[in-house]
RNA sequence: GUUCGUCUUCAGGGGCAGGGUGAAAUUCCCGACCGGUGGUAUAGUCCACGACCUAUUUUGAUAUGAUGUUAAAAUAGCUGAAUUGGUGAGAUUCCAAUACCGACAGUAAAGUCUGGAUAAAGAAGAUAGGG
Numbered sequence: 001g002u003u004c005g006u007c008u009u010c011a012g013g014g015g016c017a018g019g020g021u022g023a024a025a026u027u028c029c030c031g032a033c034c035g036g037u038g039g040u041a042u043a044g045u046c047c048a049c050g051a052c053c054u055a056u057u058u059u060g061a062u063a064u065g066a067u068g069u070u071a072a073a074a075u076a077g078c079u080g081a082a083u084u085g086g087u088g089a090g091a092u093u094c095c096a097a098u099a100c101c102g103a104c105a106g107u108a109a110a111g112u113c114u115g116g117a118u119a120a121a122g123a124a125g126a127u128a129g130g131g
Base pairs, nucleotide, nucleotide: 002131003130004129005127006126007125008124009123010122018030019029020028032112033111034102035101036049037048038047039046044100045099053077054076055075056074057073058072059071060070061069062068082098083097084096085095086094104115105114106113
């Protein structure tokens, strides 16, 4: 110096202003606002990953007369949405215009309220240990 391991911190929270209807809606209607991580010419819409959700298996806990319930891990599945014009060597990423999308449970029907909720992908740093 490099790599492996260990540890710490961050990621970890962005968003219905104003108005309408109604007994009741930040949920409906008009309108407003928001955008995880890595890659690539700077990306919510490209490619990949994470989260959410589902199934199976294993292990632990727990209930019943019996079927079960629940937690963790592993594996598999699921996983939304963009076009046109311009600049340029190069952009579905920049500029201009017009669009579109957003799990589950609760509640007057929710991307934005409340909840399961903790974390993860990943980023930065420390290191006295191993190669």